[in-house]
RNA sequence: GGAGCGGGCUGCGCGGCCGCGCGCAGCAAAAGUCUGCGGGAGGAAAGUCCGGGCUCCACAGGGCAGGGUGGUGGAUAACGUCCACCAGGGGUGACCCUCGGGAAAGUGCCACAGAAAACAAACCGCCCCGCUGAGUCGGGGUAAGGGUGAAACGGUGCGGUAAGAGCGCACCAGCAGCCCGGGUGACCGGGCUGGCUCGGUAAACCCCACCCGGAGCAAGGCCAAAUAAGGGGAUGCUCGAGGGCGGCCCGUCCGAUGUCCCCGGGUAGGCCGCUUGAGGCGGUGGGCAACCAUCGUCCCAGAUAGAUGGUCGCGGGCCCGCCAUCGGCGGGUGACAGAACCCGGCUUACAGGCCCGCUCCGGUC
Numbered sequence: 001g002g003a004g005c006g007g008g009c010u011g012c013g014c015g016g017c018c019g020c021g022c023g024c025a026g027c028a029a030a031a032g033u034c035u036g037c038g039g040g041a042g043g044a045a046a047g048u049c050c051g052g053g054c055u056c057c058a059c060a061g062g063g064c065a066g067g068g069u070g071g072u073g074g075a076u077a078a079c080g081u082c083c084a085c086c087a088g089g090g091g092u093g094a095c096c097c098u099c100g101g102g103a104a105a106g107u108g109c110c111a112c113a114g115a116a117a118a119c120a121a122a123c124c125g126c127c128c129c130g131c132u133g134a135g136u137c138g139g140g141g142u143a144a145g146g147g148u149g150a151a152a153c154g155g156u157g158c159g160g161u162a163a164g165a166g167c168g169c170a171c172c173a174g175c176a177g178c179c180c181g182g183g184u185g186a187c188c189g190g191g192c193u194g195g196c197u198c199g200g201u202a203a204a205c206c207c208c209a210c211c212c213g214g215a216g217c218a219a220g221g222c223c224a225a226a227u228a229a230g231g232g233g234a235u236g237c238u239c240g241a242g243g244g245c246g247g248c249c250c251g252u253c254c255g256a257u258g259u260c261c262c263c264g265g266g267u268a269g270g271c272c273g274c275u276u277g278a279g280g281c282g283g284u285g286g287g288c289a290a291c292c293a294u295c296g297u298c299c300c301a302g303a304u305a306g307a308u309g310g311u312c313g314c315g316g317g318c319c320c321g322c323c324a325u326c327g328g329c330g331g332g333u334g335a336c337a338g339a340a341c342c343c344g345g346c347u348u349a350c351a352g353g354c355c356c357g358c359u360c361c362g363g364u365c
Stems, first nucleotide, its partner, number of pairs: 001361010012315007020040001022038005042336001046347002049345005054216004066212005071085005086100001087098004101207002106205002108201003123146002125142006154172006173197001175194008220272004230263006242254004279298008317333007
């Protein structure tokens, strides 16, 4: 200098003016208005895919059904998340990928091609026998060779045989069992024995181990106009409570299954839940790490038809054009997206920018 690998951060800045909703204070009893002060979206607030807190309901205990998870050890409130490691695969390497239990418990399935897709099987070829003058014929043996396929029942060699074959033997690979050593463990290294060899598929049924009660802030609770049922009290029946006929009187009409009051109930509406929390920042200690412990410090949105905005100036980023390449001028643009009970993750979207660690190649000293 070039090419890469892994990780972290940021997500326009400052100021003026006008607004929006929240809290506190002035305001002294409350509300409203006004004034002042304070704070007012995100790394994903998104998808709502997992897990938990919280709330209500259910629940003696056990089981079935159903759902989920799936190498090992750890982290955690918990997880399908994260960290470290193991095994397999890819890369020269940094490093990356894996829905990673069981196919030797059973069942099913394996397109096309191919004779055959799994207690085997004979299309071509090879060998033997029969018929025949001979061969295209018939019977049998053979998985060594050919051909098909993603996949064909261990590999090489020697022996053996009519031709062959783990049929026998040697070595190698792999499997099962036992033993020794290392590791918390997955697993790794080594030895002995065995039958000679066992296909794939479990996001197919299934088996094994572990986990899981349901609904969700429209949870749930409180206050409470209206209204029905229900309960209580008062009034007291033509000598009439009360009500209608626009206010008053008269009159008139209804009138005891009435009328009025209270309780109850809970709609509209309001309040709580509501934001101080598995919290942020900094230090120290432990741990490879995820993370944990401890000390100090800070308080940082809470709307309910849903506030968090608009505009102007300066600076900066990106893009385009021109001048013309130190640079200057003009124009355009501002990514993805916006809380709604809270938190831990995952996934997805994203203009542009910054930083850290590491690898390989080339050059120079």
Molecule: Bacterial RNase P class A
Organism: Nitrospinota bacterium